[in-house]
RNA sequence: GGUUCCGUAGAUCAGCGGUUAGAUCGCCCCCAUCACACGGGGGAGGCCGCGGGUUCGAGACCCGCCGGGACCU
Numbered sequence: 001g002g003u004u005c006c007g008u009a010g011a012u013c014a015g016c017g018g019u020u021a022g023a024u025c026g027c028c029c030c031c032a033u034c035a036c037a038c039g040g041g042g043g044a045g046g047c048c049g050c051g052g053g054u055u056c057g058a059g060a061c062c063c064g065c066c067g068g069g070a071c072c073u
Base pairs, nucleotide, nucleotide: 001072002071003070004069005068006067007066010025011024012023013022018056027043028042029041030040031039049065050064051063052062053061
């Protein structure tokens, strides 16, 4: 340099072009316990890597960058 896959919550990952972007773990509060853990209930935390484009409508489709992985040279 080329091909290809990936980038969404603190972490690991879902998410047919159409409600308000979700799950699990973690974090906070409450219940329960003498107390801790387990368990039960509730909550905070995202403008989906960045910039454009298509569309009535984009996390998703297209293009360019940036970052990471694999392969080729």